Record summary: This is a predicted structure of a 320-nucleotide part of an RNA (large-subunit ribosomal RNA, domain IV) from Candidatus Gugararchaeum adminiculabundum. The coordinates come from a structure-prediction model, not an experiment, and the mean pLDDT is 85. Its Rfam family is "Archaeal large subunit ribosomal RNA". NCBI's taxonomy places the organism under Archaea, Nanobdellati, Candidatus Gugararchaeales, Candidatus Gugararchaeaceae, Candidatus Gugararchaeum.
[in-house]
Context: one part of a larger RNA
RNA sequence: CCUAGGCAAGGGAACUCGGCAAAAUAGUAGCGUAACUUCGGGACAAGCUAUGCCUGCGGUUUACAAGAACUGCAGGUCUCAGUAUCAAGGGGAGGUCGACUGUUUAUCAAAAACACAGAUCACUGCAAAGUCGUAAGGCUUAGUAUAGUGGUCGAUGCCUGCUCACUACCGGUACGUCAAACUCGGUUUCAACCGAACUAAGCGCCGGCAAAGAGCGGGGGUAACUCUGACCCUCUUAAGGUAGCGUAAUACCUCGCCGCUUAAUUGGCGGCUUGCAUGAAUGGCAUAACGAGCCUCCCACUGUCCCUGUCUAGGACCUG
Numbered sequence: 001c002c003u004a005g006g007c008a009a010g011g012g013a014a015c016u017c018g019g020c021a022a023a024a025u026a027g028u029a030g031c032g033u034a035a036c037u038u039c040g041g042g043a044c045a046a047g048c049u050a051u052g053c054c055u056g057c058g059g060u061u062u063a064c065a066a067g068a069a070c071u072g073c074a075g076g077u078c079u080c081a082g083u084a085u086c087a088a089g090g091g092g093a094g095g096u097c098g099a100c101u102g103u104u105u106a107u108c109a110a111a112a113a114c115a116c117a118g119a120u121c122a123c124u125g126c127a128a129a130g131u132c133g134u135a136a137g138g139c140u141u142a143g144u145a146u147a148g149u150g151g152u153c154g155a156u157g158c159c160u161g162c163u164c165a166c167u168a169c170c171g172g173u174a175c176g177u178c179a180a181a182c183u184c185g186g187u188u189u190c191a192a193c194c195g196a197a198c199u200a201a202g203c204g205c206c207g208g209c210a211a212a213g214a215g216c217g218g219g220g221g222u223a224a225c226u227c228u229g230a231c232c233c234u235c236u237u238a239a240g241g242u243a244g245c246g247u248a249a250u251a252c253c254u255c256g257c258c259g260c261u262u263a264a265u266u267g268g269c270g271g272c273u274u275g276c277a278u279g280a281a282u283g284g285c286a287u288a289a290c291g292a293g294c295c296u297c298c299c300a301c302u303g304u305c306c307c308u309g310u311c312u313a314g315g316a317c318c319u320g
Stems, first nucleotide, its partner, number of pairs: 001315008010306002014304001019301001027051005036041001038155001052077011078082001090299007097291002102114002118153007130139003156286004161216003166213002169208004175204003183196004217235005244278001245275001256272006
């Protein structure tokens, strides 16, 4: 020096990306317990106290006695310390994401990813739709629309705006277009070829459909301080982003501005918000509970640090 441990005055996160690691808490009994809440929870919330041993006296159960188990009262006694070893939760506050328990990259990722109950859309009437197989045949299913298959969202609460121009899909169509065959005509005949008429699906045309793929504007003026613009004009679109939320896991400018937190804050939280480039099942916004998730703060605690020291064990190393 390395590995694994023990201890450390004073300070107590000053360490560091970050309290990583370590320390602290811990059992049992009594008291006590907030916001919030889906009234179940939150909750061992938090916080406080007791705890050994000896003596005496009770109580309950075992039908009585004896013994045993449980439980109570009083007195005493020792220590720094009585769950004295072992064993054995650190706690609180705010936010983000995901409702939750679950699942996952066997061997660098456990998560905010997947799943989920629930919501919704499409297809499917059974010899179903879907799927495997060349087939026979099988699964779904010994099921039958309260069912099955597929897609999307993802508990719950409040909600889910506008647009069918484009694309997809569905329906319709008196008309247009429309291949071959058949029919008719032409090339003297046949074959071949050409033309005409007829004509299926499709396309055109008409309509529907966005919890289908998608999309959801610009300029100018205006109120008796100023500012702002309820209001007006204009161009334009299929329609011009509604409710919400908003410097956000989304904001370039940006360390936006204000407030709280700190001695000091590119942090965190709360507001404002003209949003470079939020926004409603690619769901929007809330949300108790939950989380080896992520961010911030506080208490306790500590060798993380100030700042190192020392001890134990085993290595490395030196000598033999």